[in-house]
RNA sequence: GAAGUCCGCCAGGCCGUCGCUGGUGCAUGUCCCGAAAGGGCGCACUGGAGGAACGUCCGGACUGCGAAGGACAGCGUAGCAGCUAACGGCUGCCCACCGUGAGGUGAGGAUCAGAGCAACAGAGACGAGUCGGGGUGGUGGUCCGCAAGGGCCGCUGCUCCGGGUGAAACGGGCAAUCUCUACGCGCAGCAAUACCAAGUAGGCCAGCGUUGAUGUGGUUCCGCAGAGCUGGCGGGUAGGUAGCACCGAGCCGUGUGGGCGACCCACGGCCCAGAGGAAUGACGGUCACGCCACGGGCAACCGCGGCGCACAGAAUCCGGCGUAACGGUGGGCUUCACAC
Numbered sequence: 001g002a003a004g005u006c007c008g009c010c011a012g013g014c015c016g017u018c019g020c021u022g023g024u025g026c027a028u029g030u031c032c033c034g035a036a037a038g039g040g041c042g043c044a045c046u047g048g049a050g051g052a053a054c055g056u057c058c059g060g061a062c063u064g065c066g067a068a069g070g071a072c073a074g075c076g077u078a079g080c081a082g083c084u085a086a087c088g089g090c091u092g093c094c095c096a097c098c099g100u101g102a103g104g105u106g107a108g109g110a111u112c113a114g115a116g117c118a119a120c121a122g123a124g125a126c127g128a129g130u131c132g133g134g135g136u137g138g139u140g141g142u143c144c145g146c147a148a149g150g151g152c153c154g155c156u157g158c159u160c161c162g163g164g165u166g167a168a169a170c171g172g173g174c175a176a177u178c179u180c181u182a183c184g185c186g187c188a189g190c191a192a193u194a195c196c197a198a199g200u201a202g203g204c205c206a207g208c209g210u211u212g213a214u215g216u217g218g219u220u221c222c223g224c225a226g227a228g229c230u231g232g233c234g235g236g237u238a239g240g241u242a243g244c245a246c247c248g249a250g251c252c253g254u255g256u257g258g259g260c261g262a263c264c265c266a267c268g269g270c271c272c273a274g275a276g277g278a279a280u281g282a283c284g285g286u287c288a289c290g291c292c293a294c295g296g297g298c299a300a301c302c303g304c305g306g307c308g309c310a311c312a313g314a315a316u317c318c319g320g321c322g323u324a325a326c327g328g329u330g331g332g333c334u335u336c337a338c339a340c
Stems, first nucleotide, its partner, number of pairs: 001336010012287007020048007029041001031040003050311001054322002057320005062189004074185005079093005094108001095106004109180002114178002116174002131162014193242004199237001203233006214225005250270006257264002289308004294303003
């Protein structure tokens, strides 16, 4: 210097104008919405997305329901040891495979319990026996022979030999097929759940009512209709509040603290979005960064103009995994080439 490999970090900055949203303080009207509960309208200060907030794949917190104990079924996991609240995650080591190497990948228990499966080729592929040849025994037919016996052909039992096919041919493979073994798992999820609570319909209780309640029309009296009317209670819905923005598996530092490491410990500091159809933005300027064109310059570079500046976006919270991504940047290590 080139190629590669592993571990990180950043995710545009500043200014102006106009907005959105949470909190706190002040102000506060005979105000607005609503039956109520509750919410809104003003001013000031202040907080306001991510490394993945994403997919919702795995594990927990939390909540409700269920639950004597055990077993079966179902689902999941699988080398050994550890980390952790927990995990299918992570760390270390072993083994197998890939790579010259740094390093990467692993669905890495059991095929002496049982079942199932194997393209092409091959006679035959998971079941045993089979293609060709030899030996030997049985049996049927036929021929020769007076007979004893013998020849030939077919079927069949036992045994021996042989080549070829293929990854594999009475010997293995696959458990990324069922299965077995060991271990784990109660079910549902914040649209969980708890509280407050209209209207309408229905339910229950009490009182009154065909001896006319009640409604209604018109000149308090007369008509018409007429079987319900009034009050209370309780459940549920709309709506509202909490859950829910948190002293927490919390965040940031420091440590000649422990451990190979995941991680743990001690000390100091901090409080860090929170809506509920859902805020976190828009515009302008300028400076970065990348690309392109033009001009200048031997060159490094300078000037000017244009374009680009990703993936994406909280919704109960947390730990992982996976996936997406314009680019910039730091460090360790490997291989090759060259120079000293």